[in-house]
Molecule: SAM riboswitch aptamer (S box leader)
Organism: soil metagenome
This record gives sequence, structure tokens and C1' cells, in this order.
RNA sequence: UCUUAUCAAGAGUGGCAGAGGGACCGGCCCGUUGAAGCCACGACAACCUACCGACGAAUCGGCAAGGUGCCAAGCCCGGGCAGGUCAUCCUGCACGAUAAGG
Repeated sequence: UCUUAUCAAGAGUGGCAGAGGGACCGGCCCGUUGAAGCCACGACAACCUACCGACGAAUCGGCAAGGUGCCAAGCCCGGGCAGGUCAUCCUGCACGAUAAGG
């Protein structure tokens, strides 16, 4: 960087550290009653591997050992494009995130 799939669910404590963080922009929030980051342990989830079961197969269900991910708020809310709609609003795509593959 490309492809495919998913994104209204779920889940935190301690230590170090010391002012930022929620992708970006606008908002609105979180934060010295301790942000980011790092470490330890724990959880959540079930994308991939392994394993178990169903099926002729595609596939589906289970499990949670391994590889990722994740543990404020609906992806925190809105945004750019297209279609529908008088409008409100709805749908799809894009953007973003994660996984697997190239």
C1' cells in the first nucleotide's frame, strides 16, 4: 500500500512516570482524586492457528492452549461524496480502527 470481513455488545487493578488524552477537524468530554507511555498480573472478545462436534461439501457450532486485538462515553457525537426524502431523516460509499491474506 492492496483485497476481504467486522465495527450500537463485552472487559482493570497495582507499580514507575508526571501533562496530556479521546486518529484528524469542529464539538463535547476524560485527566494532579494522576493523562500519554512503560512494566506486572488479571479480564473481555473470538479474527487467525491448534483442538472438539455436526454436515456429502460449502459451512456452522463449541473451546480458549498459542498469535493478534481490546478493557470511559454507540467508532463519544457530527463531518466528505452519492441516492431517496418538501424537510426532519434514512441508506450506501469514503475516512478511521482491528483481523487475515497479498